This is a predicted structure of a 1532-nucleotide RNA (small-subunit ribosomal RNA) from an Acidobacteriota bacterium. NCBI's taxonomy places the organism under Bacteria, Pseudomonadati, Acidobacteriota. The coordinates come from a structure-prediction model, not an experiment, and the mean pLDDT is 83.
[in-house]
RNA sequence: AAACACUUGUUUUGAGAGUUUGAUCCUGGCUCAGAAUCAACGCUGGCGGCGUGCCUAACACAUGCAAGUCGAGCGAGAAAACAGACUUCGGUCUGUGAGUACAGCGGCGCACGGGUGAGUAACACGUGGGUAAUCUGCCUCGGAGUGGGGAAUAACACCGGGAAACCGGUGCUAAUACCGCAUACGAUCACGGAGUCCUCGGAUUCCGCGAUGAAAGGAUUCGUUAGCUCUGAGAGGAGCCAGCGCCCGAUUAGCUUGAUGGUGAGGUAAUGGCUCACCAUGGCAACGAUCGGUAGCCGGUCUGAGAGGACGGUCGGCCACACUGGAACUGAGACACGGUCCAGACUCCUACGGGAGGCAGCAGUGGGGAAUUAUUGACAAUGGGGGAAACCCUGAUCAUGCAACGCCGCGUGGAUGAUGAAGUACCUCGGUACGUAAAAUCCUUUCGACAGGGAAGAAACCUUCGGGUUGACGGUACCUGUAGAAGAAGCCCCGGCUAACUCCGUGCCAGCAGCCGCGGUAAUACGGGGGGGGCAAGCGUUGUUCGGAUUUACUGGGCGUAAAGGGCGCGUAGGCGGCCUGUUAAGUCGGAUGUGAAAACUGUGGGCUCAACCCACAGCCUGCAUCCGAUACUGGCAAGCUAGAGUGCGAGAGGGGAAGGCGGAAUUCCUGGUGUAGCGGUGAAAUGCGUAGAUAUCAGGAGGAACACCGGUGGCGAAGGCGGCCUUCUGGAUCGCAACUGACGCUGAGGCGCGAAAGCUAGGGGAGCAAACAGGAUUAGAUACCCUGGUAGUCCUAGCCCUAAACGAUGGAUACUUGGUGUGGGAGGGUUGAAUCCUUCCGUGCCGGAGCUAACGCGUUAAGUAUCCCGCCUGGGGAGUACGGUCGCAAGGCUGAAACUCAAAGGAAUUGACGGGGGCCCGCACAAGCGGUGGAGCAUGUGGUUUAAUUCGACGCAACGCGAAGAACCUUACCUGGGCUCGAACGGCCGGCGCCAGUCGGUGAAAGCCGAUGUUCUCUUCGGAGACGCCGGCCGAGGUGCUGCAUGGCUGUCGACAGCUCGUGUCGUGAGAUGUUGGGUUAAGUCCCGCAACGAGCGCAACCCUUGCCUUUAGUUGCCAGCAUUCAGUUGGGCACUCUAGAGGGACUGCCGGUGAAAAACCGGAGGAAGGUGGGGAUGACGUCAAGUCCUCAUGGCCUUUAUGUCCAGGGCUACACACGUGCUACAAUGGGCGGUACAGAGGGUCGCAAACCCGCGAGGGGGAGCUAAUCUCAAAAAGCCGUCCUCAGUUCGGAUUGGAGUCUGCAACUCGACUCCAUGAAGUCGGAAUCGCUAGUAAUCGCGGAUCAGCAUGCCGCGGUGAAUACGUUCCCGGGCCUUGUACACACCGCCCGUCACAUCACGAAAGCCGUUUGUACUAGAAGCCGGUCAGUCAACCUUCGGGAGACAGCCGUCCAAGGUAUGAAUGGUGAUUGGGGUGAAGUCGUAACAAGGUAGCCGUAGGAGAACCUGUGGCUGGAUCACCUCCUUU
Repeated sequence: AAACACUUGUUUUGAGAGUUUGAUCCUGGCUCAGAAUCAACGCUGGCGGCGUGCCUAACACAUGCAAGUCGAGCGAGAAAACAGACUUCGGUCUGUGAGUACAGCGGCGCACGGGUGAGUAACACGUGGGUAAUCUGCCUCGGAGUGGGGAAUAACACCGGGAAACCGGUGCUAAUACCGCAUACGAUCACGGAGUCCUCGGAUUCCGCGAUGAAAGGAUUCGUUAGCUCUGAGAGGAGCCAGCGCCCGAUUAGCUUGAUGGUGAGGUAAUGGCUCACCAUGGCAACGAUCGGUAGCCGGUCUGAGAGGACGGUCGGCCACACUGGAACUGAGACACGGUCCAGACUCCUACGGGAGGCAGCAGUGGGGAAUUAUUGACAAUGGGGGAAACCCUGAUCAUGCAACGCCGCGUGGAUGAUGAAGUACCUCGGUACGUAAAAUCCUUUCGACAGGGAAGAAACCUUCGGGUUGACGGUACCUGUAGAAGAAGCCCCGGCUAACUCCGUGCCAGCAGCCGCGGUAAUACGGGGGGGGCAAGCGUUGUUCGGAUUUACUGGGCGUAAAGGGCGCGUAGGCGGCCUGUUAAGUCGGAUGUGAAAACUGUGGGCUCAACCCACAGCCUGCAUCCGAUACUGGCAAGCUAGAGUGCGAGAGGGGAAGGCGGAAUUCCUGGUGUAGCGGUGAAAUGCGUAGAUAUCAGGAGGAACACCGGUGGCGAAGGCGGCCUUCUGGAUCGCAACUGACGCUGAGGCGCGAAAGCUAGGGGAGCAAACAGGAUUAGAUACCCUGGUAGUCCUAGCCCUAAACGAUGGAUACUUGGUGUGGGAGGGUUGAAUCCUUCCGUGCCGGAGCUAACGCGUUAAGUAUCCCGCCUGGGGAGUACGGUCGCAAGGCUGAAACUCAAAGGAAUUGACGGGGGCCCGCACAAGCGGUGGAGCAUGUGGUUUAAUUCGACGCAACGCGAAGAACCUUACCUGGGCUCGAACGGCCGGCGCCAGUCGGUGAAAGCCGAUGUUCUCUUCGGAGACGCCGGCCGAGGUGCUGCAUGGCUGUCGACAGCUCGUGUCGUGAGAUGUUGGGUUAAGUCCCGCAACGAGCGCAACCCUUGCCUUUAGUUGCCAGCAUUCAGUUGGGCACUCUAGAGGGACUGCCGGUGAAAAACCGGAGGAAGGUGGGGAUGACGUCAAGUCCUCAUGGCCUUUAUGUCCAGGGCUACACACGUGCUACAAUGGGCGGUACAGAGGGUCGCAAACCCGCGAGGGGGAGCUAAUCUCAAAAAGCCGUCCUCAGUUCGGAUUGGAGUCUGCAACUCGACUCCAUGAAGUCGGAAUCGCUAGUAAUCGCGGAUCAGCAUGCCGCGGUGAAUACGUUCCCGGGCCUUGUACACACCGCCCGUCACAUCACGAAAGCCGUUUGUACUAGAAGCCGGUCAGUCAACCUUCGGGAGACAGCCGUCCAAGGUAUGAAUGGUGAUUGGGGUGAAGUCGUAACAAGGUAGCCGUAGGAGAACCUGUGGCUGGAUCACCUCCUUU
């Protein structure tokens, strides 16, 4: 909240999740969890109960059965068999069988029951009514009758035809069959008269008169019984009528001629155009006619909180159908499932002449299909038909069978049981899990098995009245007993949603997948194993429906930017509508009555052991109809009112519209003058113009278009739109007054009108501008942007077109709801009048409150609060496309899909990143300078190439003199060859041996292999044990093998950049923001001030080391001023100085002045060795780059184990047409050579540094003092300075290369070391484009030392010497920081992304046609049949005057009419060479259109052009960045 009882109770009652993003909120689709099923499929399967079972081919059907019955309506009437008799023994007769069977006439039934859902969008169905417009067999209750006659005909007999089906002729016969007659009411009809009621074409009563219409017998126990006829009523059934309800399509808009109505007639049970004749011209339709598609309808079923939505199988009601189409007959009832006739298709039989058939009854068969059962039993029960009844019939029904198809119930065991068994799986190797699970022990026995017993369902019926008989199911349900845990568990899932995790295999493969998504070597997502979760005789999957989905929104949605407001107005229908009074009672509300079938559903109770299921009662059935009542509101009617609306009067404002006229400035052109070489144009140019005189300038003229300034988020208009001035005509709004009308109003589907630009038609006009076009540039190209020209067009008149980002992306109207401040027009107050001010109405802006909003924002001009009306939306793409229609001259407009495809597409805001956006700032970033690289030779590294191998790694900055602080062997990882296999090194266990070490020999390149020699030690219980070594085996070892994209650690880089965060608080729905932004300042997020922030952390700074000054302490190996001494600080002496190395001091913007905000700070100054971080170092925030490294080390996984391990020799890493990086040396005179001469610092040294001295030109050799170092030594510093030669040259520059000779190290310098000497003397004369370093003790230049190292340095790491130039400055390049802006980026611009073309594939459109289906129209055709006519044929009943008539039948004709045929349309489906665009695909091709100002802002409409995205013109929009200006606003 609802419902029900009824005042207090009872019952019922709504769940979300995943997925767009880096993250967020919203919009929005997709998907999932639930329930259900006439289901099917996969795996599996113990029992029972109750249900259910061709959804497809209304496809075709073999066989059997599904409707008969009555002898108490009628006639006829066997046979077999048995018995008897007779017999000529062949048989015959009689009786029973038996008045039986079969068939016939007749009656009733066959119109029920059963099946199916093809058709049907309809009075078919549902519901409530009507029938005064009707019928009704059997049944019930009444009334009245049932008299008397007649004529036939089946069966049967005979004959005939036919293959058959069947038929014909002649003759006989009966009836409850048929036909007259009589009688007859209250029946029917006609006429006349009189009443009553009414729903008014009726019902009914009475009187009079006339007409018409009946019958049947049977049985009998003689009591009756069941029939028959007429008639009334009832019940049940049926027909017809109409109200309401009842699917989709408008890309179906007009339909209709018996059509609509009337009169009359016919027809029917009955109304009615149902049919016909005549008359009239109607009828239906936007409230959806007609047409097309689909469909049996309902009770109900499923779902849902409900409202709804979907469905209509079983059961029940109704309808329709019965092979397809048509038709009637009979009958109470049919136009008839198991009847008839005709036509058609199909099947079967046939003697070919003709015939037969209709499972959508029950079974069953074939077929179709994913798919649906037995050719069962019985009438025992229930029901039906016939019968008087017995009884017969009944595939209705009752039962059984099959199927886990569904629902329900039961079982597959229970208790105890820890060595936590074995086994399996995992493992951190300790253990853990399966797991009390098993085994084992003790129990139980449902179900099943076997055995025994054994129903209810049965009432009727018959009867001699005593009684007897009847069960398909079924020996079933149920009960009892016996044995024994014995016979009985699977399926799906385990990434999230969603309960449930591990191992192995696989390696974007195989596969999974409902959505998101998994799989590219550690997969909880694939497959298997173990374990776990769920359900359970089932479990999953698939299909379908509802739900979730408020995702069509009545309940219960939206439209500024997400999809969505019509371009604007006028106005029709419709919807809605001010105040008051009265009336009515249609809506509305209340009560009552009827109905709303049963079943179902809900509640209560009951029956099957429970349940499902079944039964009873109650509720419900929300509806419809009728009656009575209420009258607030809505509606109708009537009377009024003035607040809405309109009119009137007065006033002023305006680019509102139309027509006509006038004006000046400017451009261009023409003419003339002056004048001379250029003009023009651009980023720069060129095309173009100009010596035939341009541009410039002056004067005159021509012509067209547009109207500067005023001009303003100012005005007017509905919108589009409107701008010089004047005149005429004309529309609307506003203000004031309150005279008039009296709701006259609002909105508005269709309709009508207006509607920028472009475009079209015709005629004009044409100055400027300018699509197309041409040329010049730019460019890789440039069909563009730029330039020079230039045509349509732009202008006018007339007529079309009808679209725009036609926008406020905001429909119109009315009312209400805090404010502030501008501006346009009017009125009032005030003022003498103004200005200013106050009030008010209408318009137009901005800012903002509440409220609203996803947010942005809107905010009295609403996107607030409400009401009314219209338009529109429902995921993206396909697509505003196709087809159809309609409008248009065309271009095209309006209307407007689907297939297919995706899981998103989107809005707003956030944080980043980015921008050929902006602002501020920094950095050897640029600039200013100095010196280099790029050119040469060489060194070194890399690429490439080569090679048996040239081991591997590093690849922009941030790989390339890098790992490597040093490859001849070793290193070494590579190659070739030779060896070893528990191994070159290490641990453990077991067994065996007793050696081992060492030495020697052989072989070999060595490693190794073979052999010889060698015979250990300790303890001892003497058995042995242990150590050591060898051999064998095992666990293992080893791997510079792979993966740096599995990792740790370490490192590089942004970056010496100033940033990166947190807590609490606050703001925001949220992501997030604030703090951290702002004003200053700094090297700095450094500091100050301000501030919804207040604090804090990691970074900055400081603390540390070193260097610069001073003090102090201490003086050896250091030092020497003074004293002495020496070749010499050598020594004595000293510790003042230098120095050494400990401890301290010192510098802090501390002081002064100025600037600044009374700040921080900055500038200048003083002092000081040093001044604003004094110089240098160490120190590297959060993070980024899957950056680098598995070859330092460590390490997961994988691989390898007589090899990818290991040992050895040799080779290679050193190759060389070439390219690049980093360096060295130079090109010379600021230099080179020679000679002389001076001054460091910091280091190293015992497997070492090595002095003096000697030898050698030299490298070096010899030598060995000294030194474990402030003592000795390496060790000479070099540039410099002084002197001299060279004099501009390939040189006295330069030193490569080569020849020769050496030295040293080292087992060994051939490949492949360094150095020395002699000789040789290449390129190179300052280096193109480009590019690097450096801001002071720096660059440049000069040498010295060290690590590695046997040896090897132009590299690296250090040290000192000499010692500059320049910085105006921040426009630009690069990098970075902060703020801001745009964004379609977030793998973050090395981003994203568009279109053509090519290939593959999918669906669709067009298309000459071709083939179907449905249907219209016209004509033709005309079976059967009804009806009508005719009737020369035929005929029993009745009449007859006997001739015939009445009547009937056949035949024939006609109307109607099915199939069929012809012609011509329409609709729809299929197919179709070719063609068009679209979608999707792996990394194809061409460009770069869009997103940043996307590098020409983008987009919309339109037109032209172009490989393509697109470009250009014209008008429009901001959904454009940036700068400047203007206006307005806010705060102080």